The part of an RNA shown here (large-subunit ribosomal RNA, domain II) has 677 nucleotides and comes from a marine metagenome. Its mean pLDDT, the model's own confidence on a scale to 100, is 85. Its Rfam family is "Bacterial large subunit ribosomal RNA".

[in-house]
Context: one part of a larger RNA
């Protein structure tokens, strides 16, 4: 875990509320008596109790009363009139109150044969080691003292068995064993071991003290009782089918996982020119987003003016002068605010009217459940403008909602499933192959397997398309290859040197020339050397910059060859446009069920209500049954379930059907309880 029995909202009083009955301004007996019976049932009994009257603490008064000086005012009545007795459903109380289950308190008794510590009387301790006191001798002393040598035999002395303990490893760990084996280890004449009798008792005992030990239980023992303690906790609560159908919010709380009231759901009644939603249209309030700001309050950016400070000069006594310094006012200019507002939407609220909708609104009564929400999307608040983070508003959704689509995936996208159906159309979303449906079709782009839905970025990028502006160019651009690239001069200066080329200066000039910088970069110590601007020729058609954009590349770093779901595509990857098909429990078609006069409705936890079905016994009329009841295994068949009917085989004595009534009245789940394989 399985099989089979058993296992939970009962029952009694006592209010409430509905229906079903009997009486009705009344309703009703209760204890007891009588009378008769097989249970039971007639009759008597009117005390009671409820209602017709209500106010006041009372006396009382009385459609009135209380307060109060009141004839006010005000409270609470009255006018507004059906009660009551049974039954029977829901529901509340009080009693174990739907089952199970605490740790615990309390009282009474049992325990010290386990142990803990007393008492009292008994045992035990191999063997080996050291060798205290004292005591003899003998030295030694005037005598002691003292020193040796011998005897001696102390000791919570010392090695080590028995006997006690339990230090270390291993092992065992469903054990050989609810504390043990092996090994190693501590004491071993002692505060030592132990026997045998005895004593201390549970808020007590005992403790060299660990809260330890008191019968394998101890931070209060064990047995029975109070006792079905209590449990705002938790787990479980048993057939069917039908209609509806929430909430995780507000306030409050020794309250925050509890509860009361209201909010949000059922069911019944009741209201009908009325309510409710929605649309349009008019009229309001109003200070959000936005926006401005020489319209305030603040805050603030560069500029002009330069009040007024600060420095510096000045017979530092006034006046005075300067200033690459801070800086008020104004004026230009940019530019911010939840707790600024000259201004100011859009929803959203309100009210009026018109339509559409048909009770959905609202009142009253019964019965609840919720009172831990959550993800997304917008609007904020926190926080990092982090979180699958938190608090709040609107709205959706799951929670309670299946079905397709996203490979898988509560809440993302389609879409709201009464039941069947080998019909048809279509949403999302797809249409190579796993897989239904297009290797459609048109027109560009990616070469990077970029991509194929599923995380990258600041910065690079002569990868490539594709648009602008611009420049050069058959009087011959751009690249290449030929050649040239010089003189005054080694320009002054500076340096140890400085020659084009560490570094400063600058009418950086000027000649000669096709054209060559007082020099673009290499390189020398410093020259030299090579190069380039810049020119000639040669060649013959385009060639340079900037912007802007689109797809691409580098940035790019984690564990399986490890992945677009996969296979694998160069389109089956990206944009753009068609046209066709797949593609749901949506819509339609057919058939059918329930409800409704129809149209039309039928997804559902927590929870309302409604209708049944099975079981037992009971009464009542019926039936069946050894020619074969009930139970037990097949099979068929009805029936929307719950369930019924036939019948075969087995079974051997009882059972059912209708009607009505009464519960010990349904099991898959409680680490359920007993019993079994």
């Nucleotide at each position: 875990g399985c099989c089979u029995a058993c296992g939970a909202g009962u029952u009694a009083c006592c209010g409430u509320u509905g229906c079903u009955a009997g009486c009705a301004u009344g309703g009703u007996u209760a204890a007891u008596c009588c009378g008769u019976u097989a249970a039971g049932c007639g009759g008597a009994g009117g005390a009671u109790c409820c209602g017709a009257a209500g106010c006041g603490a009372a006396a009382g008064c009385g459609a009135g009363u209380c307060u109060g000086a009141a004839u006010a005012g005000g409270g609470c009545g009255a006018a507004u009139a059906a009660g009551u007795u049974a039954g029977u459903a829901g529901u509340g109380g009080u009693a174990g109150a739907c089952g199970c289950g605490a740790a615990a308190c309390c009282g009474a008794g049992u325990g010290a044969u386990c142990u803990a510590c007393c008492c009292a009387u008994g045992a035990g301790c191999a063997g080996g080691u050291u060798g205290a006191a004292g005591c003899u001798u003998u030295g030694u002393u005037a005598a002691c003292c003292c020193a040796a040598a011998g005897u001696g035999g102390a000791g919570g002395a010392c090695c080590g068995a028995a006997c006690c303990c339990g230090u270390u490893g291993a092992c065992g760990u469903u054990g050989a064993a609810a504390a043990g084996u092996c090994u190693u280890g501590g004491g071993a004449u002692g505060a030592c071991u132990u026997g045998u009798g005895g004593g201390u008792a549970g808020g007590g005992g005992u403790g060299a003290a660990a809260g330890g030990c008191c019968a394998a239980u101890c931070a209060a023992a064990c047995u029975c009782g109070g006792a079905a303690a209590u449990a705002g906790c938790u787990c479980g609560u048993a057939c069917u089918c039908c209609c509806c159908g929430a909430a995780a919010u507000g306030c409050a709380u020794u309250u925050a996982g509890g509860u009361g009231c209201a909010g949000c759901g059922u069911u019944g009644a009741g209201c009908g020119a009325a309510a409710g939603u929605u649309u349009u249209a008019u009229a309001g309030a109003g200070g959000u987003a936005g926006a401005g700001c020489u319209a305030c309050u603040g805050a603030u950016u560069g500029g002009a003016u330069g009040c007024g400070g600060g420095g510096g000069c000045u017979u530092c006594a006034c006046c005075g002068c300067c200033u690459a310094c801070c800086a008020a006012u104004u004026c230009c200019u940019g530019a911010c605010a939840a707790a600024c507002u000259c201004c100011g939407a859009a929803u959203g609220c309100u009210a009026u009217a018109a339509a559409a909708u048909g009770u959905u609104a609202c009142u009253c009564a019964g019965c609840a459940g919720u009172g831990a929400g959550g993800g997304c999307a917008u609007g904020g608040g926190u926080g990092c403008u982090a979180a699958g983070g938190u608090c709040c508003a609107u709205g959706u959704c799951c929670g309670a909602g299946a079905g397709g689509g996203a490979a898988a995936c509560a809440a993302c996208c389609c879409a709201g499933a009464c039941u069947a159906u080998c019909u048809g159309c279509u949403a999302a979303g797809g249409u190579c192959c796993c897989c239904a449906a297009a290797u459609c079709g048109g027109g560009g782009c990616u070469a990077a397997g970029u991509u194929c839905a599923u995380c990258u970025a600041a910065c690079g990028u002569g990868g490539u398309g594709c648009g602008g502006c611009u420049g050069c160019a058959c009087u011959g651009a751009c690249a290449g290859c030929u050649a040239g690239g010089a003189u005054g001069u080694u320009g002054g200066c500076u340096u140890g040197g400085a020659a084009g080329c560490a570094g400063c200066c600058a009418u950086u000039c000027a000649u000669u020339u096709a054209a060559a910088g007082a020099g673009u970069g290499c390189g020398u110590a410093a020259c030299a050397g090579c190069u380039c601007a810049c020119u000639a020729g040669u060649c013959g058609a385009g060639c340079g910059g900037c912007c802007g954009u689109g797809c691409g590349u580098g940035g790019a770093u984690a564990a399986u060859a490890a992945u677009c779901g996969g296979g694998g595509a160069u389109a089956a990857g990206c944009c753009c446009c068609g046209u066709a098909c797949c593609g749901a429990a949506g819509c339609a078609g057919u058939a059918g069920a329930u409800a409704g006069a129809a149209a039309u409705a039928u997804g559902g936890u927590a929870g309302g209500g409604g209708a049944g079905c099975a079981u037992u016994c009971a009464u009542a009329c019926g039936a069946c049954a050894c020619u074969g009841a009930a139970g037990g295994u097949g099979u068929a068949c009805c029936g929307u379930a719950a369930g019924g009917u036939a019948u075969g085989c087995u079974g051997g004595a009882g059972u059912c059907u209708u009607a009505u009534g009464a519960a010990a009245a349904g099991a898959a789940a409680a680490u359920g309880u007993a019993g079994g394989a």